[in-house]
Context: one part of a larger RNA
Formats: sequence, structure tokens, C1' cells
RNA sequence: UGACGGGGGCCCGCACAAGCGGUGGAGUAUGUGGUUUAAUUCGACGCAACGCGAAGAACCUUACCAAGGCUUGACAUCCCGUGACAGCCAUGGAAACAUGGUCUUGCAAGUUUACUUGCACACAGGUGGUGCAUGGUUGUCGUCAGCUCGUGUCGUGAGAUGUUGGGUUAAGUCCCGCAACGAGCGCAACCCUUGUUGCUAGUUACCAGCACGUAAUGGUGGGAACUCUAGCGAGACUGCCGGUGACAAACCGGAGGAAGGUGGGGAUGACGUCAAAUCAUCACGCCCCUUACGACCUGGGCUACACACGUGCUACAAUGGUAUGGACAGAGAGCAGCCACUGGGUGACCAGGAGCGAAUCUACAAACCAUAUCACAGUUCGGAUUGUAGUCUGCAACUCGACUACAUGAAGUUGGAUUCGCUAGUAAUCGCAUAUCAGCCAUGAUGCGGUGAAUACGUUCCCGGGCCUUGUACA
Repeated sequence: UGACGGGGGCCCGCACAAGCGGUGGAGUAUGUGGUUUAAUUCGACGCAACGCGAAGAACCUUACCAAGGCUUGACAUCCCGUGACAGCCAUGGAAACAUGGUCUUGCAAGUUUACUUGCACACAGGUGGUGCAUGGUUGUCGUCAGCUCGUGUCGUGAGAUGUUGGGUUAAGUCCCGCAACGAGCGCAACCCUUGUUGCUAGUUACCAGCACGUAAUGGUGGGAACUCUAGCGAGACUGCCGGUGACAAACCGGAGGAAGGUGGGGAUGACGUCAAAUCAUCACGCCCCUUACGACCUGGGCUACACACGUGCUACAAUGGUAUGGACAGAGAGCAGCCACUGGGUGACCAGGAGCGAAUCUACAAACCAUAUCACAGUUCGGAUUGUAGUCUGCAACUCGACUACAUGAAGUUGGAUUCGCUAGUAAUCGCAUAUCAGCCAUGAUGCGGUGAAUACGUUCCCGGGCCUUGUACA
């Protein structure tokens, strides 16, 4: 100087407390361990691995296994030779491919180019090893308020000072003091979005007033008010008033205001820590393989199943289930696409078919409201499981897809110790959309809006963190 202390002081955080809803019990989805297996490819392991890499494992993907075939190779450059190759057909084969037949002589006008095949040498290739050789990227402490430097001063020196102290702040934020005076990286602001408003613009959006028209609809003429769209501005700064304070910084209350003291949200992550993660995104040193640890193909596996754990979904019901009728979003997507409407089918869907490369066309929002019914039951709760019959995608749904109809109707009556999230348009609850994608094992992920709470006395305690100080046989 640090680190540590079941030392001290001050302070903060959904850290506790106060509340609301979950987890742990059931069924199931998914990931992991274990076991099994020819293979169940690999990685990730306290927080910070376990719905993680994977924003889509039937083939492909695919890296794993079995069988079959290849060896300058599936891919790149160079040298020499050849002239066709490819395609199509036949045979064999699971296919890769092999054999035979057929077609045949390309482009260019320079001198070779492209392609095919053969041969040889260099080489290719490796998701093989090492993340403890590395780059790059990422997680975490932590959006915590810290981490440092120059000059000066102090100390023999390591170092100290500044950065400590008194206040204050979300903040090393600001003020005051001070052997310090300044500065840098962080903080804040500048950026995006949302909340109010003015101007400009008016189509595909809008319709107040004036007309036309319809069974009905901004449907039409028209309008530029309103909504909205999207560009430029305004607006919030402790600016104003009162109080407290050290005449400071600031804090408390108030006015005005759409908004008030960082208005809400996002992006943004200092010096560093964990030999943290990744050689399987990529790149790269070294080591290793080279008729195989490379490459092709068929089939299988990654989907196994006594069990254990994590994360979800659905429930156990009446604040509910079922039936009929009625209402209101936002954001995003669409041509090998989204699909109105009509007809068929109980339905998944099928057959036609209009519009739309979209502010123009396409999608019933659901919870909610009204009426009826069920009357506390393993039920008109719950939907697992299983049988049968189908639909769709796709060469192909056996291993191993989703969906539909009928039938079947399991566990489950609120869950031990424990443990998690959340402070406001939040929790809870309700649906909608998108990426990936032929299809989908999505109950996941990422967004979007609808309805919309309770509680916070307080900081003794648990956990994590910041500053000062003290002890130490630790570095």
C1' cells in the first nucleotide's frame, strides 16, 4: 500500500421489512445429470451452466454410429497431355457410383480461354488437440462511482498528498475549507423514443360544414377544420415565490404548467477482477492425421429411460366452465407470398376466385359486456393417455411432424422444508404479431398493445456494494 475481521462509524440497492403473484406437490413441454447404446456428436457447470450456443435435428442440417464405395481428392493454385464433357437411355445397385449405348465437337479469332478426363510433383482438406500459447468477441462485479496522471510539497524509502475533512447529491454531483494547483478516463449532457403544442405538407390516412348516392359503408363530388402521418420548431432551467441552510451548494413546500426537480423508457459499461467463456462463428502459433482424424452416399442416432435436478405451460374451478349475441387495440408481416368472397366438408381443409409488392388489399383480437345454464360434485372442473377415421406439408411422416373429428377421460381438491419475481401503467391477467421456417414437436425467444392493483413503519437483522477509520503473526 492492499486484502481480510462472527472490529467500529456513515450510506445505498426489491437486500430485508410491508404487500401481490409464483416455485417446491400433479400432468405435461423443454434443457441438464446419470444410466443405456453401434452411436446416443460437441461445447456451457455457484451467482455469471441447465427453453444456454440452437431465430426451427424426419432426409439435408450433422460434426456421431453401421454398411458400401473414393484417394491430387467435395474445394484452390500451378505443370504436361487429351477432345469433348454434360445431358438422355439401358443394366446392376440402398444410393453414391460402375458398365454399355446415344448425342456428338462448344465459345472465340486471339491464340489460347472455359470445361472434361488422365498422369506426376508441389499441395488441398481436418467441427482433430491445446481458450493454460493467442487475436477478436462476450459474460460478471456494475450503469457500481469509482480509476489515474503532470507539476509541486512531505517522507531515507515503499509511498503519501491531491481523492482526506464540513455539508450536499442518483453521482469523485456541486459548494466551502485545506500544500496543494491543474488535468485525463468514467458521472452528467449531447443521440433515439414517449408525454404537450405551433408551423409546413394532405395520399393510400381523415370527414366538421355543403351537395350527390346507397339496403349499408368517406361510397362519390368536394374540403384542409379535426384525427393521423412526418419534417422543422417551442417547451423544464430549481427559471419564479416562501421557508431551512454557512451570505454557499443544496433541501422542503407552493404557484403556473401537458410534464417538476435525472418527467418515463432505451442506447451508452471507466481502470480492472475471475489463467471466467469461446481453437465448433471467424482468424491464428505449435502439435497431430494424410488410401485417412480427409471427402461421398444409404440407413440409423442426436427424440433411448429405473431415476435426479433446473426452467416453463396447463390445471385443481363458481371472481369459474359451457352456449348464443354484442364492442374496443398496437406493432409487425406478405408474390414460390398474404388471401377477401362464393361453393363443398361436423372439422382440419379442399375447389374456384377478387384485391394487394400494400397508411389502398389480407388477419373473428382476447380478457370484457348482455342473456341462459351448471350448484360444489373428481363435476358440464381438469385435460393426460389410448383407439379409430381423416387433413396438410414434403422424394419420404415407421423409428420421429403438426393439425382435425368421434370415442376414451389419468393424476390433480392449492402443494413440506425451502425458494423466486415485482415499487406503477409496474405486478397480475388477456390476447396479437414477428424472426427462424417446406412443415414443425414454440408451452421457447423477441416485440406489441388491452384490463389494471396492493404495499414501503423503517434500516435491528440476511445478501451485495461504496467511503472513512481500527486490528493483523496474511501478500

Small-subunit ribosomal RNA, 3' major domain from an uncultured bacterium, 475 nucleotides, folded computationally. The coordinates come from a structure-prediction model, not an experiment, and the mean pLDDT is 83. It matches the Rfam family "Bacterial small subunit ribosomal RNA".